Model confidence (mean pLDDT): 82 of 100.
Predicted 3D model of a 73-nucleotide RNA (transfer RNA) from a Planctomycetota bacterium.
It matches the Rfam family "tRNA". Rfam classes the family as a transfer RNA. About the family: Transfer RNA (tRNA) molecules are approximately 80 nucleotides in length.
NCBI's taxonomy places the organism under Bacteria, Pseudomonadati, Planctomycetota.
The RNAcentral record of the sequence draws on ENA.
RNA sequence: GGGGCGGUAGCUCAGCUGGUAGAGCGCAUCGUUCGCAAUGAUGAGGUCGCGUGUUCGACUCACGUCCGCUCCA
Numbered sequence: 001g002g003g004g005c006g007g008u009a010g011c012u013c014a015g016c017u018g019g020u021a022g023a024g025c026g027c028a029u030c031g032u033u034c035g036c037a038a039u040g041a042u043g044a045g046g047u048c049g050c051g052u053g054u055u056c057g058a059c060u061c062a063c064g065u066c067c068g069c070u071c072c073a
Base pairs, nucleotide, nucleotide: 001072002071003070004069005068006067007066010025011024012023013022019056027043028042029041030040031039049065050064051063052062053061
C1' cells in the first nucleotide's frame, strides 16, 4: 500500500431482500423472605463508529473517513 471481516444499551451479541431498534447478563424500584441468595413483576439506559449522499423513509444502499482483527505484498 491492497483485499476480507467487524464497530448496535454498562458487557456479550441479535436485527436487514429499506418501514423508525431488541435479547441475555448487569443496574434501579416493588413483591415473596426475619434477612440474604434465588425467583416474579415493572422500569431506566442507544444521534446503530463518524460525515456526506440516494430515498417519502437508512442500522440496512452508495461514497469518504477513523478504529480493531485477519490475509497478501